Source information
This is a predicted complex of two RNAs, RNase P RNA and transfer RNA, with 428 nucleotides together. It holds a member of the Rfam family "Bacterial RNase P class A". By type it is a ribozyme. Gene Ontology terms of the family: ribonuclease P activity, dimeric ribonuclease P complex and tRNA processing. Model confidence (mean pLDDT): 78 of 100.
[in-house]
């Protein structure tokens, strides 16, 4: 120099004017609520976005028991939780740094493998190869039966351990060697799993993103949750359940516990305030523990909080118009979207010293 | 903001993992003086897109796009 792997971080900067929304002080009005104005500070992400998984928070007479129902799946572990991460196993892909893997169980049942084929899982035999008989012949065969066999051949995504060697009338784990595979004992690891000896001839292919089994987990429902305060109306009509349950809380469903009506449709009102609302499993920084996620100890910071719902426009200058994209209870992750650029480890390949 | 649902032909929709299908709709041809309505015949597809499972996928899953539907309080 070129290709290339894992990672961190930035995502236009400064000034200037002129709005916009919260907050803090003043001052000015007013009984007060509260208004205005004038100053200071403050105002969108690395994904604020899908809403795909977990938690916190709230209500649901406190979630009790049982089925269903749905999720997760190698193993230890981190964590408030996980489907996330660490770190290891196993299995695949790369020359390598490295990456990827929905990776329990098909010997517990069931059920499915179109179309070909002889058979698609109680395995069987089309062609073929041999052997008996027995016919028939131009002595080379050749034709039926009957019998052995799975080496070849053919089908099919996929056919009942692969290569080789002996062996046999042809064949065949039939025998014996590598490999694979089950199985048992010891070694080594918390473990998954790995090694190593013996051992069994090998027996049950796939697919559980088919139902299912096994283990673990899950009450429901979402800030329009929910609480308090105001206002304003006809506490009205029709259905349909139920009449001490076959109703509602209750949510799929039965038990228990509670309440007496519920539900749905149509019709009146209001459509305002205030909390919930940002100080929180928070962020930065040293030490220290650990391979690592993470974390203990100390120290220093406050960093949007709006409800028609702000965070903009214009102007100069620099390197130019800068990519994806705009908070809405609130954090942990996941996927997706993303112009450009910084930086740090590592691999391979060439060429020069 | 939060919760669900669906995307197959030009329109409404169906479809056990193995052929992509039906009605109307279009075409051409019979039929009629002509039209309509009948009749025979025919074309027309990225099963919204992109990966994974499988031998195979519209069908099983994941991830995205797009289009809908529902949710204030009060007596």
């Nucleotide at each position: 120099a070129g290709a290339g792997u894992c990672g961190a971080c930035c995502g236009a900067a400064c000034a200037g004017u002129c709005g916009c929304u919260g907050c803090u002080u003043u001052a000015u009005c007013g009984c007060a609520a509260g208004a205005u104005a004038a100053a200071g500070g403050g105002g969108a992400g690395g994904a604020a976005a899908g809403u795909c998984c977990g938690g916190g928070c709230u209500u649901c007479g406190c979630a009790g028991g049982g089925u269903a129902a749905a999720g997760u799946g190698c193993c230890a572990g981190a964590u408030a939780a996980c489907g996330u991460c660490u770190g290891g196993g196993a299995g695949g892909c790369g020359c390598g740094a490295g990456c990827c893997u929905a990776c329990g169980g098909a010997a517990a049942g069931u059920g499915c493998c179109a179309c070909a084929g002889a058979a698609a899982a109680u395995a069987u035999a089309c062609c073929g190869c041999c052997g008996u008989u027995u016919g028939a012949u131009u002595c080379g065969u050749c034709a039926a039966a009957c019998g052995g066999u799975a080496a070849g051949g053919g089908u099919g995504a996929a056919a009942u351990g692969g290569u080789g060697c002996g062996g046999u009338a042809a064949g065949a784990g039939c025998g014996c060697a590598c490999c694979g595979c089950g199985c048992a004992a010891c070694c080594g690891g918390u473990a998954a799993c790995g090694g190593u000896u013996g051992u069994g001839g090998c027996a049950g292919g796939g697919a559980a993103a088919a139902c299912c089994c096994c283990a673990c987990u899950u009450g429901a429902a979402g800030c329009a949750a929910g609480a308090u305060c105001a206002a304003a109306u006809a506490g009205g009509g029709a259905a349909a359940c139920a009449u001490u349950a076959u109703g509602c809380g209750u949510g799929a469903c039965c038990c228990g516990c509670g309440c007496u009506g519920u539900u749905u449709c149509c019709g009146g009102g209001u459509a305002g305030a205030u909390c919930g609302c940002u100080u929180g499993a928070g962020c930065c920084g040293c030490c220290g523990a650990g391979u690592g996620a993470u974390u203990u100890g100390c120290g220093g910071c406050c960093u949007a909080g709006a409800u028609g719902a702000a965070u903009g426009a214009c102007u100069g200058u620099u390197u130019u118009u800068a990519a994806c994209a705009g908070a809405a209870c609130c954090c942990g992750g996941c996927u997706u979207a993303u112009a450009g650029g910084u930086u740090g480890a590592c691999u391979c390949u060439u060429u020069u010293u | 903001g939060g919760g669900c649902g669906c995307u197959u032909a030009g329109c409404u929709c169906a479809g056990c993992g193995g052929g992509a299908g039906a009605g109307c709709a279009c075409u051409g041809c019979c039929u009629u003086c002509a039209c309509a309505c009948g009749g025979c015949a025919g074309g027309g597809g990225u099963c919204g897109c992109u990966g994974g499972u499988u031998c195979a996928a519209u069908c099983c899953c994941a991830g995205c796009a797009g289009c809908g539907c529902c949710c204030a309080c009060c007596a």